[in-house]
Molecule: SAM riboswitch aptamer (S box leader)
Organism: Chitinophagaceae bacterium
RNA sequence: CACUUAUCAAGAAAGGCAGAGGGUAAUGGCCCGAUGAAGCCUUGACAACCUACCAUGAUUCAGUUCAUGGAAAGGUGCCAAUUCCACCCCGUUUAAUGCUGAGCAUGUCGAAGCAGCGGGACAGAUAAGUC
Numbered sequence: 001c002a003c004u005u006a007u008c009a010a011g012a013a014a015g016g017c018a019g020a021g022g023g024u025a026a027u028g029g030c031c032c033g034a035u036g037a038a039g040c041c042u043u044g045a046c047a048a049c050c051u052a053c054c055a056u057g058a059u060u061c062a063g064u065u066c067a068u069g070g071a072a073a074g075g076u077g078c079c080a081a082u083u084c085c086a087c088c089c090c091g092u093u094u095a096a097u098g099c100u101g102a103g104c105a106u107g108u109c110g111a112a113g114c115a116g117c118g119g120g121a122c123a124g125a126u127a128a129g130u131c
């Protein structure tokens, strides 16, 4: 790098160095930034993927295997905005919609389109495992 599984609407600060970018595919937006971006260091917080630990239940010859809950020592991660938003597909009847209005049976009818909303996909991020 690639593949597999899970999660991604919540949460979380200061100081020092540094000196113009950043928001993690591309594109289009929009936002953050000299009241100091990215990056590095120190301390702290948030969270609970992995390891170790505690409790309960099931399971096993067996602290064997699994589930739920707890705590947070170790390994990661993370501390603007929903993965910042859209961009692709489906739906909008059994979820409630709005605007426009082709058509003709001229109606509290309603094709197509747009907006909003919901779901999915693609892509991405993080963890664990395989290679």
Stems, first nucleotide, its partner, number of pairs: 002130007013043005021032003027086003044079001046077001049075003053070006083123001088120005097115003103109001104107001